SAM riboswitch aptamer (S box leader) from an uncultured Flavobacteriaceae bacterium, 109 nucleotides, folded computationally. It matches the Rfam family "SAM riboswitch aptamer (S box leader)". Rfam's curators write: The SAM riboswitch is found upstream of a number of genes which code for proteins involved in methionine or cysteine biosynthesis in Gram-positive bacteria.

RNA sequence: UAGUUAUCAAGAAAGGUGGAGGGAAUAGACCCUUUGAAGCCUUAGCAACCCUUUAUUUCAAAGUAAAGAAGGUGCUAAAUUCUAUCCGAAUUAAACGGACAGAUAACGA
Numbered sequence: 001u002a003g004u005u006a007u008c009a010a011g012a013a014a015g016g017u018g019g020a021g022g023g024a025a026u027a028g029a030c031c032c033u034u035u036g037a038a039g040c041c042u043u044a045g046c047a048a049c050c051c052u053u054u055a056u057u058u059c060a061a062a063g064u065a066a067a068g069a070a071g072g073u074g075c076u077a078a079a080u081u082c083u084a085u086c087c088g089a090a091u092u093a094a095a096c097g098g099a100c101a102g103a104u105a106a107c108g109a
C1' cells in the first nucleotide's frame, strides 16, 4: 500500500506561534477567515474503535450485556457542508434511499 469488517445527521476549544488562506481531490454552490486561515506547539475536552473490569456462556476462546477511561489511535464550524457519475423509486422539477468515492478504527497477504 491492496484488501476485509465496522462506523460516519450525536459529542467536544482555549492559549501561544504564524501571517493568508481554509472546508480531502476536480468542477459548481455555499460557508469560515486580518474580530487572524492553514501549519506547528501547549493545555483542556469529546467519543469509546482498540483497550480495562464485571456478569453471562464456554473445555478454552469467540459472542452478548453493563460499567470504566490508565494506555494506543481518532476527533473538537456547518450531515463526510451540499451537489456531480451509476442504480432504485419518481419523472416537469425539487425532495428521498442505496452504490461509488472519502475519513477513522481494527485486522492485514
Base pairs, nucleotide, nucleotide: 003107004106005105006104007103008102013043014042015041016040017039021032022031023030026084027083028082029081044076045075046074049072050071051068052067053066054065055064056063080101085099086098087097088096
Description:
The model forms 88% of the base pairs in the Rfam consensus.